Context: one part of a larger RNA
RNA sequence: CUGGGCAUAAAGGGCGCGUAGGUGGAGACACCAGUCAACUGUGAAAUCCCUCGGCUCAACCGAGGAACUGCAGCUGAUACUAUGUCUCUAGAGUACUGGAGGGGAGAGUGGAAUUCCUGGUGGAGCGGUGAAAUGCGUAGAUAUCAGGAGGAACGCCGGUGGCGAAAGCGACUCUCUGGCCAGUUACUGACGCUGAGGCGCGAAAGCUAGGGUAGCAAACAGGAUUAGAUACCCUGGUAGUCCUAGCCGUAAACGAUGGCCACUAAGUAGCGGGACUCCAAAGGUCUCGCUGCCGGAGCUAAUGUAUUAAGUGGCCCGCCUGGGGAGUAUGGUCGCAAGGCUGAAACUC
Numbered sequence: 001c002u003g004g005g006c007a008u009a010a011a012g013g014g015c016g017c018g019u020a021g022g023u024g025g026a027g028a029c030a031c032c033a034g035u036c037a038a039c040u041g042u043g044a045a046a047u048c049c050c051u052c053g054g055c056u057c058a059a060c061c062g063a064g065g066a067a068c069u070g071c072a073g074c075u076g077a078u079a080c081u082a083u084g085u086c087u088c089u090a091g092a093g094u095a096c097u098g099g100a101g102g103g104g105a106g107a108g109u110g111g112a113a114u115u116c117c118u119g120g121u122g123g124a125g126c127g128g129u130g131a132a133a134u135g136c137g138u139a140g141a142u143a144u145c146a147g148g149a150g151g152a153a154c155g156c157c158g159g160u161g162g163c164g165a166a167a168g169c170g171a172c173u174c175u176c177u178g179g180c181c182a183g184u185u186a187c188u189g190a191c192g193c194u195g196a197g198g199c200g201c202g203a204a205a206g207c208u209a210g211g212g213u214a215g216c217a218a219a220c221a222g223g224a225u226u227a228g229a230u231a232c233c234c235u236g237g238u239a240g241u242c243c244u245a246g247c248c249g250u251a252a253a254c255g256a257u258g259g260c261c262a263c264u265a266a267g268u269a270g271c272g273g274g275a276c277u278c279c280a281a282a283g284g285u286c287u288c289g290c291u292g293c294c295g296g297a298g299c300u301a302a303u304g305u306a307u308u309a310a311g312u313g314g315c316c317c318g319c320c321u322g323g324g325g326a327g328u329a330u331g332g333u334c335g336c337a338a339g340g341c342u343g344a345a346a347c348u349c
Base pairs, nucleotide, nucleotide: 003321004320005319006318007303008302012317014201015200016199017198021194022193023192025088026087027086028085029084030083033081034080035077036076037075039073040072041071042070049065050064051063052062053061054060091191092188093187094186095184096183097182098181099180103177104176105175106174107173108172109171110154115149116148117147118146119145120144121143125136126135162169163168206247207246208245209244210243211242215241216240220236221235222234223233258316259315260314261313262312263311267293268292269291270290271289272288273287274286275285276284277283298305299304322349323348324347331342332341333340334339
């Protein structure tokens, strides 16, 4: 000495549950498998190394020694690891008492607005743009009032705020349901952590079948603009957007930062609890959990990060190894398809 890395250079799996495996708190006893030590046997010869010697030297050759870092047996050691037994409560979980929340699912309800329909008023324009035109309108539009229909989304509150593993979640009520936090320390007694495969969830778009369709709007049509305009702007407009059931399985699925645990300066703010002070409120002090800002040491190529680490350590998983070729070809597998996952090489710089 016995790789180095993954925020932005190549590199964290989109997210969870969990199998095997890896790894794992405190005390005692037992055992001696791993581990350590002594001894014995073996570890062919040649080679390598050391010391001599033989060819005039050397290469080469001969002799002796060392070495052969290994394996086995046997005798010991027992700290650590493993194993067995017993015990513990600081990890983890349970119970009880409270708490916040757009967490999820189902059912129902509501108001504003757009559009459409019917009727009233009214009578020439409306709409749209940089300017226009297409378009709509005397078969009465736009505007305005009343009534009705239907679909979709829920203004203000709203926040650097909350919840969720992530995707994501925002009107109101009810029903069912998951997680989280605080307090009490009553119970279990290491039951923990991670997690190859596997299983599940997974925005939007897309697909299949059936429904629905107000607004918006790929495609498409027309009007403009322009040298052209398969665009940007305008008038229309179909899939789609919505619901039910089933697929798809991707994303700048981002904090571009895997999970868990421990430790390591201050300051400041928000949210949810608790304790003390306190008649009560407000305030103050302390404390637990979450979410931000700022900043020191440290780290970093720098930017930055900094108790929500990218600091200091431990355990487990995933991934990277020059650019292009290429996330391509091929094979496999999944999918109705679109395509997904896995994933090269030649060649070239």